[in-house]
The part of an RNA shown here (small-subunit ribosomal RNA, central domain) has 346 nucleotides and comes from an uncultured bacterium. Its Rfam family is "Bacterial small subunit ribosomal RNA". Its family is annotated with ribosome and structural constituent of ribosome in the Gene Ontology.
Context: one part of a larger RNA
């Protein structure tokens, strides 16, 4: 490099928005850039291919033709591709219409429950374990019974529900907003997919400042257990967990399946619409599972939510360790992230 693959072997970027590029509906007309054909010029010779000759023959030589897959110019041709003007509406969008929903932001509020504290009652144990000890308790613990303070989290509903581009979202209300689907088919009239570079957003641990700080708890301390116990198990406990801004930028970021568009059998279940109706039946758009045809697959299995049958963009893969290391570079306060080899080894 041709080529051949990304569920599980290596391999889909964490996600989205997007300039450059790559690709892009129906139709009409004009161009002739791409492309197609013809002329004509050029593409030294030797080499090389074939032919025929000439050294006794080969080697080698000589002649004749090929080829030299390009380049230039220049006459045509107009199907596709481009370009230039026009049109059309199914793609895409807008209006209006009535739902939907743990989409997000801010403030307000609630009830259980856990610690705590102060009263009351009450009396010798409580905790906690495989079994116990550390703990805690006559200063009166534990349990009960009332008042209050605080922080976090939202019990039943809760479900292969539902929204979100992912991460992610879940008491109740109130502002204010983002979005999707469905319904009229009134307007626009290809405005579109995709996307290196870039910019944004990104669980959970972590960092910087300032607060909170019940609970749970790395780390630390003591009890056990054991041969040891730098663990598992138990009493305790500080970063942390909360909140506000700020950084960080990575997870088995998962559906181990990139995004977008057509196209291919049926069965059943729920979600929101719409039409229908007896407020049944059934039909129809959009989603969310399950089961299967046909096809794929190495199998497991996927199977109109394709891993089927195509076309388009992007990202990635090329035996195992050596390593996501080193060395440089760029970002980070740091931790660390991103990029990302080679010796050598089987």
């Nucleotide at each position: 490099u041709u080529g051949g693959g990304u569920u599980u072997a290596a391999a889909g970027g964490g996600u989205g928005c997007g300039c450059a590029g790559g690709c892009g509906g129906g139709u009409u007309u004009u161009u002739a850039a791409g492309u197609c054909a013809g002329u004509g010029g050029u593409g030294a010779a030797a080499g090389u291919u074939u032919g025929c000759a000439g050294c006794u023959c080969a080697a080698c030589u000589g002649u004749a033709a090929a080829a030299u897959u390009g380049c230039c110019a220049u006459u045509g041709a107009a199907a596709c591709u481009g370009a230039a003007a026009g049109u059309c509406u199914u793609g895409a969008g807008u209006a209006c219409a009535a739902a939907u929903g743990a989409g997000g932001u801010a403030g307000g509020c609630g009830g259980a429950a856990u610690g705590u504290g102060u009263a009351g009652u009450g009396u010798a144990g409580c905790g906690g374990u495989g079994a116990a000890a550390u703990g805690c308790u006559u200063a009166g613990a534990u349990a009960u019974u009332a008042c209050a303070c605080a922080g976090a989290a939202c019990a039943c509903c809760g479900a292969u529900u539902g929204c979100g581009a992912a991460g992610g979202c879940a008491g109740c209300u109130u502002a204010c907003u983002g979005g999707c689907a469905u319904g009229u088919a009134a307007c626009u009239g290809a405005c579109g997919c995709u996307c290196a570079u870039g910019c944004a957003c990104g669980a959970a641990a972590g960092u910087g400042u300032g607060g909170g700080u019940a609970u749970c708890a790395a780390a630390c301390a003591g009890g056990a257990u054991u041969a040891g116990a730098u663990a598992c198990c138990c009493u305790g406990g500080u970063a942390g967990u909360c909140c506000a801004c700020a950084c960080a930028g990575u997870a088995a970021a998962c559906g181990a399946u990139g995004a977008a568009u057509a196209c291919u059998g049926a069965c059943u279940g729920u979600u929101u619409g719409c039409g229908g109706u007896a407020u049944a039946a059934u039909g129809u758009a959009a989603g969310c599972g399950g089961u299967u045809a046909a096809g794929c697959g190495a199998a497991a299995g996927c199977g109109u939510u394709a891993a089927g049958u195509a076309u388009u963009c992007c990202a990635c893969c090329u035996g195992g360790g050596g390593a996501g290391u080193a060395c440089g570079u760029c970002g980070g306060c740091a931790a660390c992230g991103a990029u990302g080899a080679a010796a050598c080894u089987c």